The RNA shown here (SAM riboswitch aptamer (S box leader)) has 108 nucleotides and comes from an Acidobacteriota bacterium. Of the family's consensus pairs, 97% are formed in the model. Model confidence (mean pLDDT): 84 of 100.
This record gives sequence, structure tokens and C1' cells, in this order.
RNA sequence: CACUUAUCCAGAGUGACCGAGGGCACAGGCCCGAUGACGUCACAGCAACCGGGCGGUGGUCGCCGCGGUGCUUAAUCCUGCCCGGCGUCGCGCCGGGGGAGAUAAGGU
Repeated sequence: CACUUAUCCAGAGUGACCGAGGGCACAGGCCCGAUGACGUCACAGCAACCGGGCGGUGGUCGCCGCGGUGCUUAAUCCUGCCCGGCGUCGCGCCGGGGGAGAUAAGGU
């Protein structure tokens, strides 16, 4: 960051600094935030995508958590577009799909 594949209803916090907004973009909601959010740093933790080690030997297998990432408010916080069903029927609810996004590995 063109693209490809996979996953995204689980899980996991303390301290310091900073000082006003933040939760991907836009919009409608809804949350977080001077009792200091967001961000940065340190340590810690969660997890198991890749490498590694061990076991197994068909692996879409299991374990470890050493290394590379990642993550640690709310489902990717919900919705917007399409399909189906239901209802109190300008809409709402449930299920599925798509789009966009995030992460990893490959790749450019």
C1' cells in the first nucleotide's frame, strides 16, 4: 500500500508524562473524557497470525510462549447497501450476505 489468503460476538492494566477532545472516513445514534480520556513511555498482561521448540505423524492436530507482530472501554460499540422472516408496518426487531475497516502472513 495494488493485490491474495485467513480471522474479527472471546480475552487482557498499573504508573508516569501530556492537556482536550476521543471511539478508521462521513452521517445518525450510543459510549469514554479535567475523578485527566486520546496519545507517548515503562513495566505487566492477553492472545497464538508468522518464525522457533516439543509431541504426534493425514492434519483445518496438540502443547510451550523463546523470537517477530498485534491487542489490553462497549461485537470492528450499533447502524447506513442487499436478501429473507416477523411486527405495533414512513419504521422497528431477528437472521444472513456485501461493502468498508483492523490484524497477520505472502506480495508489489